[in-house]
Molecule: SAM riboswitch aptamer (S box leader)
RNA sequence: CACUCAUCAAGAGGCGACGCGGAAGCGUUGCGGUGGGCCUAGAGACCGAGCUCAAUGAAGCCCCGGCAACCGACACUGAAAACGUGCACGGUGCUAAUUCUCGGCGGAUGCGAAGCGCAUCCGGAAGAUGGGGG
Numbered sequence: 001c002a003c004u005c006a007u008c009a010a011g012a013g014g015c016g017a018c019g020c021g022g023a024a025g026c027g028u029u030g031c032g033g034u035g036g037g038c039c040u041a042g043a044g045a046c047c048g049a050g051c052u053c054a055a056u057g058a059a060g061c062c063c064c065g066g067c068a069a070c071c072g073a074c075a076c077u078g079a080a081a082a083c084g085u086g087c088a089c090g091g092u093g094c095u096a097a098u099u100c101u102c103g104g105c106g107g108a109u110g111c112g113a114a115g116c117g118c119a120u121c122c123g124g125a126a127g128a129u130g131g132g133g134g
Base pairs, nucleotide, nucleotide: 001134003132004131005130006129007128008127013064014031015030016029017028018027019026020025035063036062037061038060042053043052044051046104047103048102049101050100065095066094067093070091071090072089074086075085076084099126105123106122107121108120109119110118111117
């Protein structure tokens, strides 16, 4: 880099008070530009539209915390095993908003005499992450 398989509506960043509860936790509420550092101007993959984030410093990079459980390890069940269960030690990943929303290509159904069109739904494409073999 292309191919292939799986997944993509869940989850995850402050502190305090009060109530309920055995606890885990849940609820109500107050305060604070909402973990820390570096850096600079745009960022949310691409195109169109919208919306949102951003000098009260976004995006990016690093660190800490956290989430999840794709791969490996380990434990369990089992005759054996995995499309099994668990764990969270190692490798990644993720941690604004459904992949931010709609459209991008095709189809089904309904409305409509039909075309155009509109609505709903399905799939595809693209993208992201992980695994696999090349």